Predicted 3D model of a 72-nucleotide RNA (transfer RNA) from Vicugna pacos. Its mean pLDDT, the model's own confidence on a scale to 100, is 83. It matches the Rfam family "tRNA". By type it is a transfer RNA. The source organism's lineage runs through Eukaryota, Mammalia, Theria, Eutheria and Vicugna.
RNA sequence: AUAGGUGUAGCUCAGUGGUGGAGCAUGUGUUUAGCAUGCACAGGGUCCUGGGUUCAACUCCCAGUACCUCUA
Numbered sequence: 001a002u003a004g005g006u007g008u009a010g011c012u013c014a015g016u017g018g019u020g021g022a023g024c025a026u027g028u029g030u031u032u033a034g035c036a037u038g039c040a041c042a043g044g045g046u047c048c049u050g051g052g053u054u055c056a057a058c059u060c061c062c063a064g065u066a067c068c069u070c071u072a
Stems, first nucleotide, its partner, number of pairs: 001071001003069005010024004018055001026042005048064005
């Protein structure tokens, strides 16, 4: 330089147009003599950035940006 892929909770990841979820982690309660485990509940997200399409965008399109990979 060129082609492709990935950015969603603290971490690992789902989510193919109709106001965002799981597991682990964290906190609270319960259980225990106490801890751990188990069970219940809760908190935590301007979905990488900026535009466009649409009544409506995490989702479709364009550009940018960070990282990964292929080729030269």